[in-house]
RNAcentral holds the sequence, with entries from ENA. Bacterial large signal recognition particle RNA from an Acidimicrobiia bacterium, 268 nucleotides, folded computationally. The organism belongs to Acidimicrobiia, within Bacteria. Of the family's consensus pairs, 89% are formed in the model.
RNA sequence: UCGUGCUGGGCGGGGCGCUAGGGGUGCCCUGAACCCGAAACCCUCUCUAUGCGGGGCCGACCCCCCGCUGGCGGGUAUUCGAUCAUCGGGUCAGCGCCGAACACGUGGUGUUGAAGGCCGGGUCCUGCGCGGCGGGGCGCCGUGAACCGGGUCAGGUCCGGGAGGAAGCAGCCCUAAGCGGUUUGCUCCGGGUGCCGCAGGGCAGCCUGGCUGGAGCUGGCGAUUCGGAACGCGCCGAUGGCCGAGGAUUCAACAGCGGGGUGCACGA
Numbered sequence: 001u002c003g004u005g006c007u008g009g010g011c012g013g014g015g016c017g018c019u020a021g022g023g024g025u026g027c028c029c030u031g032a033a034c035c036c037g038a039a040a041c042c043c044u045c046u047c048u049a050u051g052c053g054g055g056g057c058c059g060a061c062c063c064c065c066c067g068c069u070g071g072c073g074g075g076u077a078u079u080c081g082a083u084c085a086u087c088g089g090g091u092c093a094g095c096g097c098c099g100a101a102c103a104c105g106u107g108g109u110g111u112u113g114a115a116g117g118c119c120g121g122g123u124c125c126u127g128c129g130c131g132g133c134g135g136g137g138c139g140c141c142g143u144g145a146a147c148c149g150g151g152u153c154a155g156g157u158c159c160g161g162g163a164g165g166a167a168g169c170a171g172c173c174c175u176a177a178g179c180g181g182u183u184u185g186c187u188c189c190g191g192g193u194g195c196c197g198c199a200g201g202g203c204a205g206c207c208u209g210g211c212u213g214g215a216g217c218u219g220g221c222g223a224u225u226c227g228g229a230a231c232g233c234g235c236c237g238a239u240g241g242c243c244g245a246g247g248a249u250u251c252a253a254c255a256g257c258g259g260g261g262u263g264c265a266c267g268a
Base pairs, nucleotide, nucleotide: 001268002267003266004265005264006263009058010057011056012030013029014028015027016026020046021045022044023043024042034055035054036053037052063261064260065259066258067257068256069255070254073251074250075249076248078246079245080244081243083241084240085239086238087237088236089235094233095232097228098227099226100225101224104222105221106220107218108217109216116212117211118210119209120208121207122206123205124201125200126199127198128197129196130194131193133190134189135188136187137186138185139182140181141180142179143178149174150173151172152171157166158165159164
């Protein structure tokens, strides 16, 4: 140096997530790279952790290790912006809200007569009258007593020699208290009583009639102005979520460059 057989090793890597931590399943990047099985309330390990179980191929050639550069992609904190949520504030009060002024616009109303002026009525109060309603009384009507109310008292009873007399039930008539009625009458009382009448008072406001007057009146809405309250929005501040951008930092697939290492046995 070559050949054969082995062994280490290789047959992808990385970020995030998960975990006390390592790895895997998961999501993503890179880009081409053996097969099968289980793995999220998960699987397997313990810092020599860089997966587990079974099978296959290559094998010191590839490969592997270190450094530098570029770098897909991701992570972290931070700054800025946008947006959403929550909490707070009341400096300005921009919108919104409340009150007022004005009468510019608009609307309504007005020559079928505005504002203003004068006279009156009503609404309000008091008294009286009338009416109505309710209640009481009188009056009137009806009813009203087995005996203990009246009259008349058949029959019967009693007294009497008789003439005659007496008491008296039922019936009938009447009546007292009482009960009932009262459309009409008289009288007294009462009221959340009246499109009623008379008299007096009052008359702020409102309604209304007449006369006068001769063009405004009103303020619903908008504009403007002034004042106010409040925190609904805007605004300001804080915190958090999500998104985007910037630079920083960190991990880093992959690529390039440089350097280093690469075993054992047997045979020739």
Rfam family: Bacterial large signal recognition particle RNA. It is annotated as a non-coding RNA gene. The prediction has a mean pLDDT of 79. A source record names the gene ffs.